[in-house]
RNA sequence: GCUCCUGUAACUCAGCUUGGAUAGAGUGCCAGCCUUCUAAGCUGGAAGUCGUAGGUUCAAAUCCUACCAGGAGCA
Numbered sequence: 001g002c003u004c005c006u007g008u009a010a011c012u013c014a015g016c017u018u019g020g021a022u023a024g025a026g027u028g029c030c031a032g033c034c035u036u037c038u039a040a041g042c043u044g045g046a047a048g049u050c051g052u053a054g055g056u057u058c059a060a061a062u063c064c065u066a067c068c069a070g071g072a073g074c075a
Stems, first nucleotide, its partner, number of pairs: 001074007010027004020058001029045005051067005
């Protein structure tokens, strides 16, 4: 230098292929219940400019382009 993969909640991931109504799960965190207390269990809650910036579209996490970060391969 070229090609490919990944980037979504604090962490690990789904959703992207085939655009659609408020973006989800588990763990963690907070509060409550339970318990003598803790743990476990149960209930509820908070937490996301979907890597960045543009474009297409009535509508973009999803399609297109460039860039950034990490990884793999080739030279």
The RNA shown here (transfer RNA) has 75 nucleotides and comes from a Candidatus Pacearchaeota archaeon. Its Rfam family is "tRNA". About the family: Transfer RNA (tRNA) molecules are approximately 80 nucleotides in length. NCBI's taxonomy places the organism under Archaea, Nanobdellati, Candidatus Pacearchaeota. Model confidence (mean pLDDT): 82 of 100.